């Protein structure tokens, strides 16, 4: 400098043009003398920004930006 890939909860991630889930974590109740495990429930997300297609965009397209990798 040019090309690919990647961004979703607090980590780790799934997802398909039609209102966005799953482990662990967290809270809160239960159970225990207690704690741990367990068992019920909750909360927690401008889907990296910003603009376009589109009745409808997390999903497509174009840019910016981060994070990875290839060439030179």
């Nucleotide at each position: 400098g040019c090309c690919c890939c990647u961004u979703u909860a607090g980590c780790u991630u799934a997802g398909u043009g039609g209102u966005a889930g799953a482990g662990c974590g967290u809270u809160g109740c239960c159970c225990u003398c207690g704690u741990a495990a367990g068992g019920c429930a909750a909360a927690g997300g401008u889907c990296a920004a910003c603009g376009g297609u589109u009745c409808a965009a997390u999903c497509c397209c174009g840019u910016u930006a981060g994070g990875g990798g290839g060439c030179a």